[in-house]
RNA sequence: AUUUUAUAAAGAGGAGCGGAGAGAACAGGCUCUGCGAAGCUCCGGCAACCGGCUCGAAAUACGAGCAAGGUGCCAAUUCCUGCCGAAAUAUUUCGGAAAUAUAAAAU
Numbered sequence: 001a002u003u004u005u006a007u008a009a010a011g012a013g014g015a016g017c018g019g020a021g022a023g024a025a026c027a028g029g030c031u032c033u034g035c036g037a038a039g040c041u042c043c044g045g046c047a048a049c050c051g052g053c054u055c056g057a058a059a060u061a062c063g064a065g066c067a068a069g070g071u072g073c074c075a076a077u078u079c080c081u082g083c084c085g086a087a088a089u090a091u092u093u094c095g096g097a098a099a100u101a102u103a104a105a106a107u
Stems, first nucleotide, its partner, number of pairs: 001107008013043005021032003026082004044074003049070002052066005078099001083096005
């Protein structure tokens, strides 16, 4: 990097450095931001995908729990829409796809 599978309406922020942008990319919208964006560092936390441990007569399967390991994450549904379909109607709602993100596995 590609492919496959799973998940994406829940959850979790302070400090220091830094200085103007940020919310994946493009477009539109909306939002955050000098009451300090991105990025980096430290500490804290969330979660339970992988691994580990405990329990369930308990095995490589299944369920529950723990959390000091490997990742990930800590504004807003993946912030919303973009393509297809349905309902209602001139703008909404619902479902699906695509794309993206993360994990695990394979190449």
Predicted 3D model of a 107-nucleotide RNA (SAM riboswitch aptamer (S box leader)) from a Saprospiraceae bacterium. It was read from a public genome assembly, where an Rfam model found it. Lineage of the source: Bacteria > Pseudomonadati > Bacteroidota > Saprospirales > Saprospiraceae. Its mean pLDDT, the model's own confidence on a scale to 100, is 85.